[in-house]
Context: one part of a larger RNA
RNA sequence: GAUUGAACGCUGGCGGCACGCCUAACACAUGCAAGUCGAACGGCAGCGGGAGAAAGCUUGCUUUCUUGCCGGCGAGUGGCGGACGGGUGAGUAAUGCGUAGGAAUUUGUCUUAAAGUGUGGGACAACUCGGGGAAACUCGAGCUAAUACCGCAUAAUAUCUUCGGAUUAAAGAGGGGGAUCUUUUAGACCUCUCGCUUUUUGAGGAGCCUACGUUAGAUUAGCUAGUUGGUAGGGUAAAAGCCUACCAAGGCGACGAUCUAUAACUGGUCUGAGAGGAUGAUCAGUCACACUGGAACUGAGACACGGUCCAGACUCCUACGGGAGGCAGCAGUGGGGAAUAUUGGACAAUGGGGGCAACCCUGAUCCAGCGAUGCCGCGUGUGUGAAGAAGGCCUACGGGUUGUAAAGCACUUUUAUUGAGGAGGAAAAGUCAAUGGUUAAUACCCAUUGGCCUUGACGUUACUCAAAGAAUAAGCACCGGCUAACUCUGUGCCAGCAGCCGCGGUAAUACAGAGGGUGCGAGCGUUAAUC
Numbered sequence: 001g002a003u004u005g006a007a008c009g010c011u012g013g014c015g016g017c018a019c020g021c022c023u024a025a026c027a028c029a030u031g032c033a034a035g036u037c038g039a040a041c042g043g044c045a046g047c048g049g050g051a052g053a054a055a056g057c058u059u060g061c062u063u064u065c066u067u068g069c070c071g072g073c074g075a076g077u078g079g080c081g082g083a084c085g086g087g088u089g090a091g092u093a094a095u096g097c098g099u100a101g102g103a104a105u106u107u108g109u110c111u112u113a114a115a116g117u118g119u120g121g122g123a124c125a126a127c128u129c130g131g132g133g134a135a136a137c138u139c140g141a142g143c144u145a146a147u148a149c150c151g152c153a154u155a156a157u158a159u160c161u162u163c164g165g166a167u168u169a170a171a172g173a174g175g176g177g178g179a180u181c182u183u184u185u186a187g188a189c190c191u192c193u194c195g196c197u198u199u200u201u202g203a204g205g206a207g208c209c210u211a212c213g214u215u216a217g218a219u220u221a222g223c224u225a226g227u228u229g230g231u232a233g234g235g236u237a238a239a240a241g242c243c244u245a246c247c248a249a250g251g252c253g254a255c256g257a258u259c260u261a262u263a264a265c266u267g268g269u270c271u272g273a274g275a276g277g278a279u280g281a282u283c284a285g286u287c288a289c290a291c292u293g294g295a296a297c298u299g300a301g302a303c304a305c306g307g308u309c310c311a312g313a314c315u316c317c318u319a320c321g322g323g324a325g326g327c328a329g330c331a332g333u334g335g336g337g338a339a340u341a342u343u344g345g346a347c348a349a350u351g352g353g354g355g356c357a358a359c360c361c362u363g364a365u366c367c368a369g370c371g372a373u374g375c376c377g378c379g380u381g382u383g384u385g386a387a388g389a390a391g392g393c394c395u396a397c398g399g400g401u402u403g404u405a406a407a408g409c410a411c412u413u414u415u416a417u418u419g420a421g422g423a424g425g426a427a428a429a430g431u432c433a434a435u436g437g438u439u440a441a442u443a444c445c446c447a448u449u450g451g452c453c454u455u456g457a458c459g460u461u462a463c464u465c466a467a468a469g470a471a472u473a474a475g476c477a478c479c480g481g482c483u484a485a486c487u488c489u490g491u492g493c494c495a496g497c498a499g500c501c502g503c504g505g506u507a508a509u510a511c512a513g514a515g516g517g518u519g520c521g522a523g524c525g526u527u528a529a530u531c
Stems, first nucleotide, its partner, number of pairs: 001531004006527005013378006019371002021336001026334003030331003035080003040077002043073002047071003050067008087289003096214007105206003110202001113199005118152004127142006158167003172194006180188003215261003222252003227249008264286004268279004291312005314325004342368001344367003350364001351362004381411004391402004417467005425458001430452008475520005480501003486515005496503002
């Protein structure tokens, strides 16, 4: 000199863009953060409507009851998603990361292509009845549906194979409809869309292997028994001591094994002319973790932050028998600390999950609030004005300086205040029409084009115009040398200053105050830290 996720002191007008628990991976009250689908299903608790019955009277309304008939829908069965998104950096010195390669794998949704979607069955929730329990919850009996579950059939370019062969699948739902048929509010049938099963191509993802690189310590020198290799078997989606039995005795190490300490890694960031050094907040990629330790289940994917089980510590409820919980999600609380924000708004946009869609959910995200924490921009007036006013300070008492500074006069109105107007972020979705595709069809559905209608948290937005008025807005550090800037008074080795040299013991430009000056400026200094 540059820099910082900074803190502290004094001061503080506005805006834009960023950033904001670095410490206790300490403990957490409260609310929210993962749901959705009725176009899979049986149903109907609640809401609204319809129909029927009864009663009342103000004779067309009210009340009660029945009915899933309709819109819808609590709980339940079922599907998909809760493996993403969000947080943190404890562990990890290599099961990680970075770079470059590899072969023995898998992959829901999406994509490409081919084939199929036939025929049967028995349950279990919900519900009803009964029981236990303070609660959490739970037990028994009975009824029932499905895209839930299980057979049979079909079976290849799939799997296995002794090459003869053997084995393995499925589920329906919704829209529309002329003729024909039936048990005629409908179904068969036709057609379209979405699904389901098997195989195939790819994309993207995931798992595995190898090489090289990746902090310090030798006051850590030897380490290793599934250890190193082989055979056989098991196991995995897959190679492999991954596991087991047997056999051999290997494997690593001064090119630093093992042990100890420290540490998430990288793109990057800071500094520097560079080489380097330091660092890894925000943003992006990877990894690891989710109260501590262990384990598996489900699933395409987890050994799963807001899932399950076991053990432990802690907290809470209890009728003492037994139960409940996990903020390193967003806010917020206590604690720790020099120190770090609101228990805010919205799904309008972007993205994600579910759904045909409408739509629902989304503390992701977008916004707002707080903080000079940083960077950038703007303002706190402009011109004129010598009687060089008054006052202050200094003085050699003549004057000098503060100083065109102020006052005065003439202007301007950024910002702030008040009022009015006012973009863009909005594309979609919906509906109507036309055209094209599909089709037996002008229906339904899909695509394109056009018209109409509607959707904004921010938001009293940005921006523009108007009104009035200099009106609403300057401090901090320093002035002995380094280092830009000097005098007076007080003090008297005292009180004090200080980054280094050093000042102070009666004329202190070095302490304290004042006047004046210098530097930077909504900041300025100090401390800490890096180059």
A computed fold for a 531-nucleotide part of an RNA from a metagenome, annotated as small-subunit ribosomal RNA, 5' domain. The full RNA is in RNAcentral, with records from SILVA. The prediction has a mean pLDDT of 87.